[in-house]
RNA sequence: GGCUCAUCGAGACCGGUUGAGGGAACAGGCCCUUGGACGCCGGGGCAACCUGCGGAACAUCCGUAAGGUGCCAACUCCUUCGGGACCCCUCCCCGGGUCGCGGCAGAUGAGAG
Numbered sequence: 001g002g003c004u005c006a007u008c009g010a011g012a013c014c015g016g017u018u019g020a021g022g023g024a025a026c027a028g029g030c031c032c033u034u035g036g037a038c039g040c041c042g043g044g045g046c047a048a049c050c051u052g053c054g055g056a057a058c059a060u061c062c063g064u065a066a067g068g069u070g071c072c073a074a075c076u077c078c079u080u081c082g083g084g085a086c087c088c089c090u091c092c093c094c095g096g097g098u099c100g101c102g103g104c105a106g107a108u109g110a111g112a113g
Stems, first nucleotide, its partner, number of pairs: 003111006013043005021032003027079003044072003049068003052064005076105001081102002084099005
């Protein structure tokens, strides 16, 4: 890297360093950023996927947070594909908008080969 499964509307920031971009990818939007972003380092924290430990009414669930990961702007920041409900355009079409569902892509964990 490819495959399978689970989850993705909650939660969690300071210091140092660097110096112009960044928010995965094409595009559009919107936003963060020289009042110093992104990245890196240190510390702190969040969470509870795996392990450990404790418990129970034990195919499972609850607690804990020591270990392995992960994460700490915005729903995965939003949209893109399919279909649906509703609203506006006096009706239909076209067009615009709001909200679920599914799909694609992605992220994280666990597993098999």
Model confidence (mean pLDDT): 83 of 100.
A computed fold for a 113-nucleotide RNA from Brevundimonas sp., annotated as SAM riboswitch aptamer (S box leader).
The model forms 94% of the base pairs in the Rfam consensus.
Rfam family: SAM riboswitch aptamer (S box leader). Rfam links the family to the GO term regulation of gene expression.
The source organism's lineage runs through Bacteria, Pseudomonadati, Pseudomonadota, Alphaproteobacteria and Brevundimonas.